c-di-AMP riboswitch aptamer (ydaO/yuaA leader) from Alicyclobacillus acidiphilus NBRC 100859, 128 nucleotides, folded computationally. The prediction has a mean pLDDT of 79. The model forms 92% of the base pairs in the Rfam consensus. The organism belongs to Alicyclobacillus acidiphilus, within Bacteria. Rfam family: c-di-AMP riboswitch aptamer (ydaO/yuaA leader). Rfam 15.1 lists 7,607 matches to the family in 2,262 species. Its family is annotated with cyclic-di-AMP binding and regulation of gene expression in the Gene Ontology.
[in-house]
RNA sequence: UGCAACUCAUCGCUGAGUUCCGUUUUUGGAAGCGGAGGAACCAAGUUUUUGGGGUGAAUCGCAGUUUGCGUAGGGUCGCCUACACCCGAACCCGACAGCUAACUCCGUAAGCGUUGUAGGACAAUCGC
Numbered sequence: 001u002g003c004a005a006c007u008c009a010u011c012g013c014u015g016a017g018u019u020c021c022g023u024u025u026u027u028g029g030a031a032g033c034g035g036a037g038g039a040a041c042c043a044a045g046u047u048u049u050u051g052g053g054g055u056g057a058a059u060c061g062c063a064g065u066u067u068g069c070g071u072a073g074g075g076u077c078g079c080c081u082a083c084a085c086c087c088g089a090a091c092c093c094g095a096c097a098g099c100u101a102a103c104u105c106c107g108u109a110a111g112c113g114u115u116g117u118a119g120g121a122c123a124a125u126c127g128c
Base pairs, nucleotide, nucleotide: 011113012112013111014110018031019030020029021028032108033107034106035105036104037103042098049095051096052093053092054091055090060070061069062068063067073087074086075085076084079120080119081118082117083116
C1' cells in the first nucleotide's frame, strides 16, 4: 500500500413491524401503523375435488423441464425521469369467507449494508 474476514459506532435498507407508560410476581396496557371477518345497496347470478380462500411485489408463460429462459409486479438513504443493478419468495386457513356501516378479531417480526450514475423540480440552512 492492496485484498479478505470479524467486531464496535454512526448513518441507513427491505418490511406494518415503531413510540410511550408500567413491571417483585402478573396471559402487561395504550397510541401509531398493518391485516382479517362482518349488513343494506351493488355485484355474482349459482359452476361448488378440476376444492376454495388469505398475507405478500412475488403473478404468469415457454422449453431441451430435479433446470433454465423470460414475465405482471417490486426494490436500490426526500420526490420525478432515464440508465444500471437486484428481487420476482415463503407461509397460512381448513370445507369456509364477493363488496360491506355498526361491530368482532389478529400482528407489531425477521433479515441486512444498496449507502448506484446523470438530469430536473422543490424544500431547508448560511451569507449579502